Annotation: This is a predicted structure of a 342-nucleotide part of an RNA (large-subunit ribosomal RNA, domain IV) from a Kiritimatiellaceae bacterium. The prediction has a mean pLDDT of 85. Taxonomically the source falls in Kiritimatiellaceae (Bacteria, Pseudomonadati, Kiritimatiellota, Kiritimatiellia). Rfam family: Bacterial large subunit ribosomal RNA.

Context: one part of a larger RNA
RNA sequence: UCAUCGUUAAGGAACUCGGCAAACUAGCCCCGUAUCUUCGGAAGAAGGGGCCCUCUAUUGAGUGAAGAAUUUACUUCGUAAGCUCUUUGGAGGUGCAAUGAAAGGGCCCAGGCGACUGUUUAUCAAAAACACAGCACUAUGCUAACGCGCAAGCGGAUGUAUAUGGUGUGACACGUGACCAAUGCCGAAAGGUUAAGGCAAGGGGUGCAAGCUCCGACCCGAAGCCCCGGUGAAUGUCGGCCGUAACUAUAACGGUCCUAAGGUAGCGAAAUUCCUUGUCGGGUAAGUUCCGACCUGCACGAAUCGUGUAACGAUCUGGGCGCUGUCUCAACGAUAAUCUCG
Numbered sequence: 001u002c003a004u005c006g007u008u009a010a011g012g013a014a015c016u017c018g019g020c021a022a023a024c025u026a027g028c029c030c031c032g033u034a035u036c037u038u039c040g041g042a043a044g045a046a047g048g049g050g051c052c053c054u055c056u057a058u059u060g061a062g063u064g065a066a067g068a069a070u071u072u073a074c075u076u077c078g079u080a081a082g083c084u085c086u087u088u089g090g091a092g093g094u095g096c097a098a099u100g101a102a103a104g105g106g107c108c109c110a111g112g113c114g115a116c117u118g119u120u121u122a123u124c125a126a127a128a129a130c131a132c133a134g135c136a137c138u139a140u141g142c143u144a145a146c147g148c149g150c151a152a153g154c155g156g157a158u159g160u161a162u163a164u165g166g167u168g169u170g171a172c173a174c175g176u177g178a179c180c181a182a183u184g185c186c187g188a189a190a191g192g193u194u195a196a197g198g199c200a201a202g203g204g205g206u207g208c209a210a211g212c213u214c215c216g217a218c219c220c221g222a223a224g225c226c227c228c229g230g231u232g233a234a235u236g237u238c239g240g241c242c243g244u245a246a247c248u249a250u251a252a253c254g255g256u257c258c259u260a261a262g263g264u265a266g267c268g269a270a271a272u273u274c275c276u277u278g279u280c281g282g283g284u285a286a287g288u289u290c291c292g293a294c295c296u297g298c299a300c301g302a303a304u305c306g307u308g309u310a311a312c313g314a315u316c317u318g319g320g321c322g323c324u325g326u327c328u329c330a331a332c333g334a335u336a337a338u339c340u341c342g
Stems, first nucleotide, its partner, number of pairs: 001337001003335006010328002014326001019323001027051005036041001038171001052093006060085004067077003070073001094098001106321007113313002118130002134169007146155003172308004177238003182235002184231004191226003197220002202215005239257005266300001267297001278294005
């Protein structure tokens, strides 16, 4: 000097992006325990007290002579003393300290996200990502759909629609609005278009001819496409301008243009808000964060789910109590390494 530890006056987060790190707490028994809640929880909530030894009294359990009973048995019942463990009280005692060491939860309040236990980037990310039970749509009638394989064959399944595959959402509660114009999917014995092919009028070449060969209109001719209809827990989409009330402001109301239809309920400066540190309230002496409101939603919104939600979380955010060398501001000591002198 660096590393790892130990202790520290007074203060106690003033440190810092942030209490990161460290410290506090800790076991068993007793008392006591709120909002909220899906009545299970929350909860070890929180917050208190006790813990060693001696004497004495006491509680319960076990063992258990005698004795009693009969069904006479290795039977059942059974009290005292003693012994083993144990409960509670009283008195006294020692030490700085009695779960005397070690091991061994800090706690509370509010909010975001995800219901939960789980899973994940082996080697910078453990999460709000994935999964999940539940919900919905869709395919599939069995040689099933679907998947692997050139095939045989195999899985699905020694299953059979309360089954199996695919897709989305993601416990639970309350809900899940409008639009089928576009795209997709489904349906549909009409019609249009449409290939190979069929039929074949007619024509070309060649030949004396028979013939050979080439082209070929009309007509017949599938799926598909057009056309018609349906379908949103399919991909998706969900307006503009102007005027109007007896202060002002605002507009329940009216007019007009466009559209397939013009965003419903709920939520809202939000993991979404640019302007923005929006405005008001709370918390602080002081708050770009946080919480509660407002709504002017640049650019929320209903299974790419909307809004709530107890419990849960090495999650994220804000606040508080306790605690501390994080800090004011540093000091001393231990261990190890290095360096100097001997």